[in-house]
Molecule: transfer RNA
Organism: Saprospiraceae bacterium
């Protein structure tokens, strides 16, 4: 350089055919008793990597860019 996959909550990840963004863990609050904490309930938390385009409507489709990982070519 070429090519493939990935980027969504603090972390790990879902998200179907484009139609109200979700789960587990963590965090906060409350209840409870078995108290370095466990269990149960409720709650808060989002620039869906960035910019642009298509569309009535985009996390999802198209174009450009960035970052991470795999494979591969060339040089040494």
């Nucleotide at each position: 350089g070429a090519u493939c996959g990935g980027c969504u909550a603090g972390c790990u990840c879902a998200g179907c055919u484009g139609g109200u963004a979700g789960a587990g863990c963590a965090c906060u609050u409350g209840a409870c008793u078995u108290u370095u904490a466990a269990u149960c309930a409720a709650g808060g938390g989002g620039u869906c990597c960035c910019g642009g385009g298509u569309u009535c409507g985009a996390a999802c489709c198209c174009c450009g860019g960035g970052c991470c990982g795999g494979u591969u070519a060339c040089c040494a």